Overview:
Predicted 3D model of a 73-nucleotide RNA (transfer RNA) from Portunus trituberculatus. The coordinates come from a structure-prediction model, not an experiment, and the mean pLDDT is 81. The sequence is in RNAcentral, with records from Ensembl Metazoa and Rfam. Lineage of the source: Eukaryota > Bilateria > Arthropoda > Mandibulata > Portunus.

[in-house]
RNA sequence: GCUUCCGUGGUGUAGUGGUUAUCACGUCUGCUUUACACGCAGAAGGUCCCAGGUUCGAGCCCUGGUGGAAGCA
Repeated sequence: GCUUCCGUGGUGUAGUGGUUAUCACGUCUGCUUUACACGCAGAAGGUCCCAGGUUCGAGCCCUGGUGGAAGCA
């Protein structure tokens, strides 16, 4: 330099163009315990890497940028 793939709460992930973006772990609060842990109940936390486009409607499709991974040279 070229090709392909990936970027979604703190971490890891699901999401075939259509309501309020899913789940697990973690965090916080309450219950339970002498206390901690486990368990149970509840809550907070995302404007889906950035910009533009297509569309009635985009996390999803298209273009460019950017970060990462793999392969080729």